[in-house]
Context: one part of a larger RNA
RNA sequence: GUCUGGGAGUUAUUGUCUAUAGCAAGCUUAAGGGCUUACAGCCUGGAGGCGUAGUGAAAGCGAGCCUGAAUAGGGCGAUUAGUUGUGGGCAAUAGACCCGAAGCGGAGGUGAUCUACCCAUGGCCAGGUUGAAACUCGAGUAAAAUCGAGGGGAGGACCGAACCGGUGAACCUUGAGACGUUCUCGGAUGAGCUGUGGGUAGGAGUGAAAGGCUAAUCAAACCCCGUAAUAGCUGGUUCUCUUCGAAAUAUAUUUAGGUAUAGCCUCGUGCGCUGACAAUCGGGGGUAGAGCACUGAAAAGGAUAGGGCCCAUACCAGGGUACCAAACCUUAUCAAACUCCGAAUACCGAUUGGUGUAGCACGGGAGUCAGUCUGUGGGGGAUAAGCUCCAUGGACGAGAGGGAAACAGCCCAGACCACCAAUUAAGGCCCCUAAAUCACUGCUAAGUGGAAUUAAGGAAGUGAAUCUACAUAAACAAUAGGGAUGUUGGCUUAGAAGCAGCCAUCAUUUAAACAGUGCGUAAUAGCUGACCUAUCGAGUGGAUUUGCGCCGAAAAUGAUCGGGACUCAAGCAGUGUGCCGAAAUUGUGGGUUCUAUGUUUUUUUACAUAGAGCAGUAGAAGAGCGUUCCAGUUGGGCUGAAGCCGAAGGGUAACCGAAGGUGGACUGACUGGAAGUGAGAAUCCAGAC
Numbered sequence: 001g002u003c004u005g006g007g008a009g010u011u012a013u014u015g016u017c018u019a020u021a022g023c024a025a026g027c028u029u030a031a032g033g034g035c036u037u038a039c040a041g042c043c044u045g046g047a048g049g050c051g052u053a054g055u056g057a058a059a060g061c062g063a064g065c066c067u068g069a070a071u072a073g074g075g076c077g078a079u080u081a082g083u084u085g086u087g088g089g090c091a092a093u094a095g096a097c098c099c100g101a102a103g104c105g106g107a108g109g110u111g112a113u114c115u116a117c118c119c120a121u122g123g124c125c126a127g128g129u130u131g132a133a134a135c136u137c138g139a140g141u142a143a144a145a146u147c148g149a150g151g152g153g154a155g156g157a158c159c160g161a162a163c164c165g166g167u168g169a170a171c172c173u174u175g176a177g178a179c180g181u182u183c184u185c186g187g188a189u190g191a192g193c194u195g196u197g198g199g200u201a202g203g204a205g206u207g208a209a210a211g212g213c214u215a216a217u218c219a220a221a222c223c224c225c226g227u228a229a230u231a232g233c234u235g236g237u238u239c240u241c242u243u244c245g246a247a248a249u250a251u252a253u254u255u256a257g258g259u260a261u262a263g264c265c266u267c268g269u270g271c272g273c274u275g276a277c278a279a280u281c282g283g284g285g286g287u288a289g290a291g292c293a294c295u296g297a298a299a300a301g302g303a304u305a306g307g308g309c310c311c312a313u314a315c316c317a318g319g320g321u322a323c324c325a326a327a328c329c330u331u332a333u334c335a336a337a338c339u340c341c342g343a344a345u346a347c348c349g350a351u352u353g354g355u356g357u358a359g360c361a362c363g364g365g366a367g368u369c370a371g372u373c374u375g376u377g378g379g380g381g382a383u384a385a386g387c388u389c390c391a392u393g394g395a396c397g398a399g400a401g402g403g404a405a406a407c408a409g410c411c412c413a414g415a416c417c418a419c420c421a422a423u424u425a426a427g428g429c430c431c432c433u434a435a436a437u438c439a440c441u442g443c444u445a446a447g448u449g450g451a452a453u454u455a456a457g458g459a460a461g462u463g464a465a466u467c468u469a470c471a472u473a474a475a476c477a478a479u480a481g482g483g484a485u486g487u488u489g490g491c492u493u494a495g496a497a498g499c500a501g502c503c504a505u506c507a508u509u510u511a512a513a514c515a516g517u518g519c520g521u522a523a524u525a526g527c528u529g530a531c532c533u534a535u536c537g538a539g540u541g542g543a544u545u546u547g548c549g550c551c552g553a554a555a556a557u558g559a560u561c562g563g564g565a566c567u568c569a570a571g572c573a574g575u576g577u578g579c580c581g582a583a584a585u586u587g588u589g590g591g592u593u594c595u596a597u598g599u600u601u602u603u604u605u606a607c608a609u610a611g612a613g614c615a616g617u618a619g620a621a622g623a624g625c626g627u628u629c630c631a632g633u634u635g636g637g638c639u640g641a642a643g644c645c646g647a648a649g650g651g652u653a654a655c656c657g658a659a660g661g662u663g664g665a666c667u668g669a670c671u672g673g674a675a676g677u678g679a680g681a682a683u684c685c686a687g688a689c
Base pairs, nucleotide, nucleotide: 001689002688003687004686005685006684011094012093013092014091015090016089017088018087019086020085021084022083023082026050027049028048032044033043034042035041054061055060064076065075066074067073097236098235100233104226105225106224108223109222110221116200117199118198119197120196121195122194123193124192125190127159128158129157130155135150136149137148138147139146163187164186165185168183169182170181171180202218204214205213206212239624240623241622242621243620244619249262250261251260252259253258263368264367265365266364267363268362269361270360271359273356277353278352279351280350281349282348283347289341290339291338295335296334297333299331300330301329302328304325306324307323308321309320310319311318371396372395373394374393375392376391377390378389379388380387401412402411403410416590417589418588419587421586422585423584427580428579429578430564431563432562436577438576439575440574441573442572443571449566457551458550461548462547463546464545465544466543467542468541469540470539478535479534480533481532482531484508485507486506489503490502491501514529518527519526591614592613593612594611595610596609597608598607599606625678627675628674629673630672631671632670633669634668635667636666643662644661645660649656650655
């Protein structure tokens, strides 16, 4: 892992609601007792319980009572239905749907054969080295001290086996081993190592102290018991079909992943038009917008207090000002916490319509309290986030189908079942790929289109529209010629001659020609431009608005619009006609729920017709299938029961099931009853492979 078997809302009591049965102003017995065919039996037993009257704290009063001075007002009542069983839902108390802790307690017990320390009694330490004291002799001294030699054999002394340990590394790490192996390393006469026997224990021992050790277990051992501890937590919770169908919010919470009440769902009973919605009418408002009348913000100008600066001034009084500037005026603005104004919606109420998709009240049962994306209006953030917090719609959640290449939340559209029928939606119609290589008019040349959104800024890209200037008295461009004189203008300067700089910028001759546009020279020179003429012969410049394009344009494995491929498109814009396209809609047949009507029936039972429905998680409600056992009725079976194999056939489903084979002794159906009543999941349990 698979298979087979096991595996989770039970039982008791009490309460409450509902269905049903008995009796009913009453209903009912409990213990106990008696009888009996010993059972799901009958009788007795009224003690007690609930109901029949309430109200008040109570005395009490009583269809009333209480409050109160009250005959007022108000509060609770009266104007009648209960009660006892049985089935079911739910709650409470119990282990209370099942499994799961770490833990807590026990004057219950077992452990020191491991290990810690201690006691008693034994054992062990190759070999080598160093060479303390005592002692002897000699020297030495007044005597000592002291020195030398010999001798001696001390030491938590040295080196190093056994022995004890375990420093570093490698290996091993489903190991040879639940702590090892190899190399290396520490101690090795000592606070040494070790055998045997004995002692100390669970809030206790022992500890050269690490919370270490106390039998692979230690911040409180192990076994048993309380014990099914508790678990607002995780996991699991077993057959079918039918009807309806949520929530992820508010408030509170030692509350935030829990719970209570409300909201939203469901079932029942009652009310009976009250509902959504529409029309009409009546309301309040201060949002959007707008505005500047208030409160503030804020630009320019004017006029003008005050101030600054300058001038002047002994003081007083003054003058000037491209400075700052209150209030005021003009022009132009801004505001969530501004408003002289002010919608649309929304909300509230009234009337009419509205039998529905309803509504309201009461009662039984829930689930929900982590929401998500998207459109719109906002707060926070950076007018960031697949961000966060509100409001208001939608979708997903709990929603399948078609489109968006793929893609919960986008677009279309809400799937009862069947069909090799039809029409459409969004979206599409060259090929992949169903349907137009359809028709007409333009644009784009960038493969723009075509990842995503694309900026500031830039450009004789190109289409459309408008304005304007010049132009056959010849424009624009090109080519040729001219482009002069006073004069080298004056100043400055070493120089300054159109062209370093400053000032002026005249006059003359002209068809025209600047006291000079740029390059250039030390300064001149030189080139060029403005300007004029000729050649040529028809449009040429400037500006604004707008369509489609261009540059700006950088990312990490190989590129690409889904791909191929596409250019008067198969791109973009506009117009038109067709077609394709879904579980939508229609058609035909069938099932089922509810409602209405008709017939029928002891009972809403059955049938028919019509209408409206039938996506669905949590969840509510309903109807069934199957398993084991019991009672009654009725069957089958050695001429072959159950079980197993088999499967025709039947039923919407759970399921039922003939023939045939195997098997060899029990077993089915119907009507009821009772449950150890349905497995694929729980790192589920046991077994097998």